[in-house]
RNA sequence: GCCCUCGUAGCUCAAUGGAUAGAGCAGCUCACUCCUAACGAGCAGAUCCAGGUCCGAUUCCUGGUGAGGGCA
Numbered sequence: 001g002c003c004c005u006c007g008u009a010g011c012u013c014a015a016u017g018g019a020u021a022g023a024g025c026a027g028c029u030c031a032c033u034c035c036u037a038a039c040g041a042g043c044a045g046a047u048c049c050a051g052g053u054c055c056g057a058u059u060c061c062u063g064g065u066g067a068g069g070g071c072a
Base pairs, nucleotide, nucleotide: 001071002070003069004068005067006066007065010025011024012023013022018055027043028042029041030040048064049063050062051061052060
C1' cells in the first nucleotide's frame, strides 16, 4: 500500500428494513433480615462519526475513524 471482518448500556451478547432497541452480569432504590449475603420488586443506562437511499435505517450505500486478521 491493497483486501476482509467487526464497532449497540460500565462488561458480555441479541435485534439484519417497521414495535417503546432486548437480555444476563454490574450500578442505584425499596422490601426481607438483628446485620450482611442470597432471593424478591422497581429504576437508570447504549446503536463509533458525518452524509446518502427509503414513507421508515442498529440494519442498505459512500466517506472518515478505531480494533482484529490476510497478502505484499